[in-house]
The RNA shown here (transfer RNA) has 72 nucleotides and comes from Candidatus Komeilibacteria bacterium S5_K13. It matches the Rfam family "tRNA". About the family: Transfer RNA (tRNA) molecules are approximately 80 nucleotides in length. It is annotated as a transfer RNA. Gene Ontology term of the family: triplet codon-amino acid adaptor activity. It was read from a public genome assembly.

RNA sequence: GCCGCUAUCGUCUAGUGGUUAGGACGUCAGGUUUUCAUCCUGGUAACCGGGGUUCGAUUCCCCGUAGCGGUA
Numbered sequence: 001g002c003c004g005c006u007a008u009c010g011u012c013u014a015g016u017g018g019u020u021a022g023g024a025c026g027u028c029a030g031g032u033u034u035u036c037a038u039c040c041u042g043g044u045a046a047c048c049g050g051g052g053u054u055c056g057a058u059u060c061c062c063c064g065u066a067g068c069g070g071u072a
Base pairs, nucleotide, nucleotide: 001071002070003069004068005067006066007065010025011024012023013022018055026044027043028042029041030040031039048064049063050062051061052060
């Protein structure tokens, strides 16, 4: 250089065009406990950037960025 794959809450992860963008861990508040831990309830916070297609895009297409792998 070329080819391929990946990018979603702080972390891990689900989501094949119309979802309230879900779950686990974390974290915060409350309950329980003499205290801590456990347990229970509730909150918190996300679609890598730009453009295109579409009535509608996290999802499809193009370009870029970053990471990983392959190839000479």